[in-house]
RNA sequence: ACCACGACAAGGCAAACCUGGCGAAAGCCUGGGACGCAAAGCCACGGGUCUAAGCGGAUUCUGGACCGUACGACCGCCGGGCUGCCGAA
Repeated sequence: ACCACGACAAGGCAAACCUGGCGAAAGCCUGGGACGCAAAGCCACGGGUCUAAGCGGAUUCUGGACCGUACGACCGCCGGGCUGCCGAA
C1' cells in the first nucleotide's frame, strides 16, 4: 500500500412525522426532526416493488369507475459497478 474485518477516534448521513414548494400519481426538493445506517456516498446496468399522465382494451349514448402498460419513481429492497474516513483484534 492492498484485501478482508469493524474496535478506537473524528465526524457523516437522516426514517416516520410536520412546514413550504413541485408532480396526474408514485415520489422529489426545502426547513425542522431522529428510526436507524460502515458506505443509508454516487450510478437505474440486472432483478424486484410502486405509480399510470399518455396510449390501448372492455362497458356505456357519453363521462366516470374498471383492466393492461413506463418513456415515470424507489439506490434506506436485493445484486452489480465506481469512489471514500479511521486502522485495534

Predicted 3D model of an 89-nucleotide RNA (c-di-GMP-I riboswitch aptamer) from an Armatimonadota bacterium. The source organism's lineage runs through Bacteria, Bacillati and Armatimonadota. It was read from a public genome assembly, where an Rfam model found it.